[in-house]
């Protein structure tokens, strides 16, 4: 062997994170579409109100029977792209955006900007959501891991400093802290 600056750059943590995805499980023998019988007036345009409109005794809407019979969203996933606040969330903001025939009220997609929490994966219970013993999100625990720092201790004597010594290094325990961080390494200021 110092200080500030959310300066620049370049990295590590791992079942590490996030987007595409061929294909695959489940949704599911559901929805829903002819078709017989029964019944007999209602039904559809997210929802609820008002309006429009449009099927509907040539048989709504139900129910049973028989036949044909998917789909999104959500999951794995060969492979691939782009990364380490990766990326998530929660709250607000826009009189935004989707979905609607029209107004209003909500209820549902996405996107923008703000502030604010999470280091990281996994278990486990409880609650939302969901078709689910899948998955996601919150809460709470639980140990496990990386990463500073402080303490104790080992081992090295390579460096440096040095009568003695002492710092650094690497492991190992314990305890704490948080990614605006950790490591390296440049800039520019201020101090020696």
């Nucleotide at each position: 062997a110092g200080u500030g600056a959310u300066g620049g750059u370049a990295g590590a943590g791992g079942c590490g994170c996030g987007g595409a995805a061929a294909c695959c499980a489940a949704u599911a023998g559901u929805a829903c579409g002819u078709u017989g019988c029964a019944u007999g007036a209602a039904g559809a345009g997210g929802u609820u109100g008002a309006g429009c409109u449009c099927u509907u005794g040539u048989g709504a809407a139900u129910g049973c029977a028989a036949u044909g019979g998917a789909a999104a969203g959500g999951g794995g996933a060969a492979u691939u792209c782009g990364c380490c606040g990766a990326a998530g969330c929660u709250g607000g903001u826009u009189c935004g955006u989707c979905g609607a025939c029209u107004c209003a009220a909500c209820c549902u997609u996405c996107a923008u900007c703000c502030a604010g929490c999470u280091g990281g994966a996994c278990c486990u219970g409880c609650a939302u959501u969901g078709a689910a013993a899948a998955a996601a999100u919150g809460c709470a625990g639980g140990g496990c891991u990386g990463u500073c720092a402080u303490a104790c201790g080992a081992c090295a004597c390579a460096u440096c400093u040095c009568c003695c010594u002492g710092a650094u290094g690497u492991c190992g325990u314990a305890u704490g802290g948080a990614g605006g961080a950790c490591u390296a390494u440049c800039u520019c200021a201020c101090g020696c």
Description
Lysine riboswitch aptamer from Rossellomorea aquimaris, 192 nucleotides, folded computationally. The coordinates come from a structure-prediction model, not an experiment, and the mean pLDDT is 77. The organism belongs to Rossellomorea, within Bacteria. The sequence was found by an Rfam model in a public genome assembly.